[in-house]
RNA sequence: UGUGCCUUAGAGUAAUGGUAACUCAGCAGUCUCAUAAGCUGUCAAUACAAGUUCGAAUCUUGUAGGCGCAA
Numbered sequence: 001u002g003u004g005c006c007u008u009a010g011a012g013u014a015a016u017g018g019u020a021a022c023u024c025a026g027c028a029g030u031c032u033c034a035u036a037a038g039c040u041g042u043c044a045a046u047a048c049a050a051g052u053u054c055g056a057a058u059c060u061u062g063u064a065g066g067c068g069c070a071a
Stems, first nucleotide, its partner, number of pairs: 001070007010024004018054001026042005047063005
C1' cells in the first nucleotide's frame, strides 16, 4: 500500500427485511436451621454516522476498533 473477515446485555451465543431471544452472571423474592441447587420475577445490548425501504441487527456507503493474507 492492496485485499478479506469480525464487532449484539457484564460474559458466551441466536435472530429468513417484520415485537431483538436463550444460557451463565448480577439483583430481589421463594424454599432451607443455614449455604448451594431448584423455582418465580427483574436489570441490561445491535461499534459509530449516513443511505435504501412502509419497516434495517440484517442490504449499501463511510468511519472507528480488532484479526488475517499479499507485497